[in-house]
Context: one part of a larger RNA
C1' cells in the first nucleotide's frame, strides 16, 4: 500500500422487513448426475455449469458404434505425361457407397490452350491433445461508483497528498473548505423507443360534412376535418411560487402542464478480479496421426433407466368446470410462400379454388371477459397421466425415434416438511398471440406482443452483496 475481521461509524441495493405468487409433495416435458451400453459424440459445473453451445437429433445434422470401402484422397493449388470431352439418361451386381455395361455428348482465340478423367510428387485432410502457449468473443462482481495520470508539495523510501473533511446527490453529483492546482477513462448527457402538441404530406390508411349504391360493408364520387401512417419541430430546465438550508448545492410542498424533479424502457459494462468459460464458430504457436486420429456409404446411437439433482408445464377444483351466445388488441410473417370463399369430413384434414411479394389479400372469428343453462363438495360433469383400436398429415423413409385427431381407458394428486425463489406500478399474478429454427416436430423450451391488472413498503436490530472513512 491492499486484503481480511463473529472492530468500530456513515451509505445503498427485492438484502431484510410488510405483502403477492410460487418451488419443495403429484403427473408428465427439458437439461444434467449417475448407472447401463458396442456406442449411449463433444464442451458447459457455487453464485456467474444444469428449457446451457442446441432459433428445432427419425434419414441429413452427427463430431459417438457396428459392419463395408477408398488411399494424391470428399475439398485446394502446382508441375510433368496419357487420354478423351465433362455433366446427363437406362441396364446388371450391391444395403449403399461402388462396380461393370450401354446410348447420346465439348467450346473457341485451332495451342505445349480451356475443361474433365488418370497416372506420378509436392501435398490435402484432422469436431486429434493443449482455453495453464494464443488471437478473438463472452461470462462475473456491476451499470456497482469508483479507477487512474501530468505538475506541485510532503516523506530517507515504499508512498502519501489531489480522490480526506462538512454538507448533498441515483452518481468521485454538485457545493463549500482545504497544499493543492489541473486532466483522463467511469457518471450523467448527446443515441433509440414510448408519452402530448403543432406543423406537413395523404396511399394501400380514415369517414365529420356533401352524393350514389347495398341483404350489408368507406362498397362508390369525393374530402384532409378526425384516427392513422411517414417526415420536420416544439415542450421539462428545479424555469416560476413559497419554507429549510452557510447568501450554496440541494431539498420539501405548491401552482401551472400530457408529463416534475433522472418522466418510463432500451441500448452503453471504467481500472481490473477469477491462469473464469471457449483449440468443437472462427484464427492460431507447438505436439500428435498421414492405406488413418483422413475420407465415403448403410444400420444403429445421441431417444437406454433400478434411482438423484434442477428449470418448467398441467393440475388438485365453485374466484371452478362444461354447453350455447357475443364484445374487444398488439407485435409479426408470407410465393417451392400465406392462402379467403365453397364444398366433403364428428375431427386433423381432403378437394376445387379467388385475392396478396403486401398499412391494399392471407395467416387472424384473440383468450380471459360479457350473458344465460347444467353441475353442489364428490377423487366428482376436477383432474389428465397411462393403456387399446382406428385415422390424418409431413417426408425416399415416421419399427427403433415424429406430430395432430377421433372412439374408448380414467393413473397419482384434496394446495405439499426442512427449506427456498421472484416481484415496488401498467410492476407482480392472469389471459391469450406472433417470430425465429423448421420438410415435419417432440416447443410445456426461447424471443416479442398486447388484454386484464393488484397488495405492501413502519422501518434498517437481524441475514446476504456492495461503497466510503478508520
Nucleotide at each position: 500500500u491492499g486484503a481480511c475481521g463473529g472492530g468500530g461509524g456513515c451509505c445503498c441495493g427485492c438484502a431484510c422487513a410488510a405483502g403477492c405468487g410460487g418451488c419443495g409433495g403429484a403427473g408428465c416435458a427439458u437439461g444434467u448426475g449417475g448407472a447401463u451400453u458396442a456406442a449411449u459424440u463433444c464442451g458447459a459445473u457455487g453464485c456467474a455449469a444444469c428449457g446451457c453451445g442446441a432459433a428445432g437429433a427419425a434419414c441429413c445434422u452427427u463430431a459417438c458404434c457396428u459392419g463395408g470401402g477408398c488411399u494424391u484422397g470428399a475439398c485446394a493449388u502446382a508441375u510433368a505425361c496419357a487420354g478423351g470431352a465433362u455433366u446427363g439418361g437406362g441396364c446388371u451386381a450391391g444395403a449403399g457407397a461402388u462396380a461393370g455395361u450401354u446410348c447420346g455428348u465439348c467450346c473457341c482465340u485451332u495451342g505445349u490452350g480451356g475443361u474433365c478423367u488418370g497416372u506420378a510428387u509436392a501435398c490435402a485432410g484432422g469436431u486429434g491433445g493443449u482455453g495453464c502457449a494464443u488471437g478473438g468473443u463472452u461470462g462475473u462482481c456491476g451499470u456497482c461508483a469508483g479507477c487512474u495520470c501530468g505538475u506541485g508539495u510532503c516523506g530517507u523510501g515504499a508512498g502519501a497528498u489531489g480522490u480526506u473533511g462538512g454538507g448533498u446527490u441515483a452518481a468521485g453529483u454538485c457545493c463549500c473548505g482545504c497544499a493543492a492546482c489541473g486532466a483522463g477513462c467511469g457518471c450523467a448527457a448527446c443515441c433509440c423507443u414510448u408519452g402530448u402538441c403543432u406543423u406537413a404530406u395523404g396511399u394501400u390508411g380514415c369517414c365529420a360534412g356533401c352524393a350514389c349504391g347495398u341483404g350489408a360493408u368507406g362498397g362508390u364520387g369525393g374530402g384532409g376535418a378526425c384516427u392513422c401512417a411517414u417526415g420536420a419541430g416544439a415542450a421539462a430546465c428545479u424555469g416560476c411560487c413559497g419554507g429549510g438550508g452557510u447568501u450554496a448545492a440541494c431539498u420539501c410542498g405548491g401552482a401551472g402542464g400530457a408529463a416534475g424533479g433522472u418522466g418510463g424502457g432500451g441500448a452503453u459494462g471504467a481500472c481490473g478480479u477469477c491462469a473464469a468459460a471457449u483449440c468443437a464458430u472462427c484464427a492460431u504457436g507447438c505436439c500428435c496421426c498421414u492405406u488413418a486420429u483422413g475420407u465415403c456409404c448403410a444400420g444403429g446411437g445421441c431417444u437406454u433407466c433400478a434411482c438423484a439433482c434442477a428449470u418448467g408445464c398441467u393440475a388438485c377444483a365453485a374466484u371452478g368446470g362444461u354447453c350455447g351466445a357475443u364484445a374487444c388488441a398488439a407485435u409479426g410473417g408470407g410465393c417451392a410462400g400465406c392462402g379467403a370463399c365453397a364444398u366433403c369430413g364428428u375431427g386433423a384434414g381432403g378437394u376445387g379454388a379467388a385475392g396478396c411479394g403486401a398499412a391494399u389479400c392471407c395467416c387472424u372469428g384473440a383468450a380471459a371477459g360479457u350473458c344465460g343453462g347444467c353441475c353442489u363438495u364428490a377423487g366428482u360433469u376436477c383432474g389428465g397421466a397411462u393403456c387399446g383400436g382406428g385415422g390424418u398429415c409431413u417426408g425416399c423413409a415416421a419399427c427403433u425415434c415424429g406430430a395432430c385427431c377421433c372412439c374408448a381407458u380414467g393413473a397419482a394428486g384434496u394446495c405439499g416438511g426442512a427449506g427456498u425463489c421472484g416481484c415496488u406500478a401498467g410492476u407482480a399474478a392472469u389471459c391469450g398471440c406472433a417470430g425465429a429454427u423448421c420438410a415435419g416436430c417432440a416447443a410445456u423450451g426461447c424471443u416479442g406482443c398486447g388484454g386484464u391488472g393488484a397488495a405492501u413498503a413502519c422501518g434498517u436490530u437481524c441475514c446476504c452483496g456492495g461503497g466510503c472513512c478508520u
The part of an RNA shown here (small-subunit ribosomal RNA, 3' major domain) has 470 nucleotides and comes from an uncultured bacterium. Its Rfam family is "Bacterial small subunit ribosomal RNA". Gene Ontology terms of the family: structural constituent of ribosome and ribosome. The RNAcentral record of the full RNA draws on ENA, Greengenes and SILVA.